[in-house]
Context: one part of a larger RNA
RNA sequence: GAACGAACGCUGGCGGCAGGCCUCAAACAUGCAAGUCGAGCGCCCAGCAAUGGGAGCGGCGGACGGGUGCGUAACACGUGGGAAUGUACCUAAUGGUUCGGAACAACGCAGGGAAACUUGCGCUAAUACUGGAUAAGCCCGAAAGGGGAAAGAUUUAUCGCCAUUAGAUCAGCCCGCGUCCGAUUAGCUAGUUGGUAGGGUAAUGGCCUACCAAGGCGACGAUCGGUAGCUGUUCUGAGAGGAAGAUCAGCCACACUGGAACUGAAACACGGUCCAGACUCCUACGGGAGGCAGCAGUGGGGAAUUUUGCGCAAUGGGGGAAACCCUGACGCAGCAACGCCGCGUGGAGGAUGAAGCCCCUUGGGGUGUAAACUCCUUUCGACCGGGAAGAUAAUGACGGUACCGGUGGAAGAAGCACCGGCUAACUCUGUGCCAGCAGCCGCGGUAAUACAGAGGGUGCGAGCGUUGUUC
Numbered sequence: 001g002a003a004c005g006a007a008c009g010c011u012g013g014c015g016g017c018a019g020g021c022c023u024c025a026a027a028c029a030u031g032c033a034a035g036u037c038g039a040g041c042g043c044c045c046a047g048c049a050a051u052g053g054g055a056g057c058g059g060c061g062g063a064c065g066g067g068u069g070c071g072u073a074a075c076a077c078g079u080g081g082g083a084a085u086g087u088a089c090c091u092a093a094u095g096g097u098u099c100g101g102a103a104c105a106a107c108g109c110a111g112g113g114a115a116a117c118u119u120g121c122g123c124u125a126a127u128a129c130u131g132g133a134u135a136a137g138c139c140c141g142a143a144a145g146g147g148g149a150a151a152g153a154u155u156u157a158u159c160g161c162c163a164u165u166a167g168a169u170c171a172g173c174c175c176g177c178g179u180c181c182g183a184u185u186a187g188c189u190a191g192u193u194g195g196u197a198g199g200g201u202a203a204u205g206g207c208c209u210a211c212c213a214a215g216g217c218g219a220c221g222a223u224c225g226g227u228a229g230c231u232g233u234u235c236u237g238a239g240a241g242g243a244a245g246a247u248c249a250g251c252c253a254c255a256c257u258g259g260a261a262c263u264g265a266a267a268c269a270c271g272g273u274c275c276a277g278a279c280u281c282c283u284a285c286g287g288g289a290g291g292c293a294g295c296a297g298u299g300g301g302g303a304a305u306u307u308u309g310c311g312c313a314a315u316g317g318g319g320g321a322a323a324c325c326c327u328g329a330c331g332c333a334g335c336a337a338c339g340c341c342g343c344g345u346g347g348a349g350g351a352u353g354a355a356g357c358c359c360c361u362u363g364g365g366g367u368g369u370a371a372a373c374u375c376c377u378u379u380c381g382a383c384c385g386g387g388a389a390g391a392u393a394a395u396g397a398c399g400g401u402a403c404c405g406g407u408g409g410a411a412g413a414a415g416c417a418c419c420g421g422c423u424a425a426c427u428c429u430g431u432g433c434c435a436g437c438a439g440c441c442g443c444g445g446u447a448a449u450a451c452a453g454a455g456g457g458u459g460c461g462a463g464c465g466u467u468g469u470u471c
Stems, first nucleotide, its partner, number of pairs: 001471004006467005013343005020335001021301001027298002030296003035060003040057002043054004067254003077178006085171002090167008098132004107122006138147003152159002180226003187217003192214008229251004233244004256277005279290004307333001309332003315329001316327004346376004356367004380412001382407005390398001415460005420441003426455005436443002
């Protein structure tokens, strides 16, 4: 000098655009953040009906979106390759969509419980479950042969369902290289390293098991310890480099702590389940409920970080044939000079130059064209009126906003730091090694340009200084 997710002090007019718990992955009151489908199904309630409402079975979605950075030094990430894989929804293509059966909710009856909830008996539908048939292609097999599917709805237009192939997308797996500090960590390793056989998986593989062999890694730093999410990028720098990894984007990991599986195309699943633990809450003491590292918000920690706002109008997502519903994603608004950028706080004229204040050699000098005064303008702000684009026909939260026109009047709008040298800027008074200053050198003990006040000056300016951190 530059930079910052900054903080602190003094000060503070407006707008645009960004960003706003870096600390306790500490605890959370309250509300909202994931539903939807009656064009899959049977019921219940209201109603004369049309129709409306409700829970349940069933389907799709809840693995996305959103948050955080605990853990992780690792194929986690980056980059470049690879083979032994899966892929709901979507696209293209081919071939099918046949005949049966038994249940379980809802419901009814009867119970248990304070509640959460739950038990028994009985009835019932389906795109729920299940048996048979069929098999172009598919799977197993050397072959012969063997195995395996479907679901209907209806307004008759379509939407579906099954099998197979191909694609797209996404995901899993393997490998080369790169990726912090410590040797005051030098040896580490028994599923350890390899093989055979099997199991398991969508799939390769000690992933797991049995048996066999005795290997494997390490000074090119193994192992151990510390620290840390990684990257695109960001800051700085002439560059080389150094530092960082907030916001935005990609990947990873996590969801009170630890463990586990279920369902599913995909999870070992933030707002699902089970077990254990800590904590909080309810309880009729028998037993139950909960998880903001979603958006707001609360107390706490801290130098420090916002509203318990509006809207689904746009973009996007889920469901639905659609109408539509849901969406704290998102779009907006609010708060705070936190940052960057822009604008204003007036312009022109105006004296050998008012007053006040300061200095003085008492002659004068400075503040200073500064003010007053004259003429002019009205940005921003204020008030009045008009009033969008964003939206393909309808639909606008923002918003009576942006913007435009008008009215009035210089009117409502300047501070902060510094002035010994480095370093731009000097005098007076007070103080008297005191009070104090200070980034370094150093100032202050009676004339202090270094302390404090004042006048003046210098630098920046809605900011200016200080502190912290990086280069």

Model confidence (mean pLDDT): 89 of 100. The part of an RNA shown here (small-subunit ribosomal RNA, 5' domain) has 471 nucleotides and comes from an uncultured bacterium. The RNAcentral record of the full RNA draws on ENA and SILVA.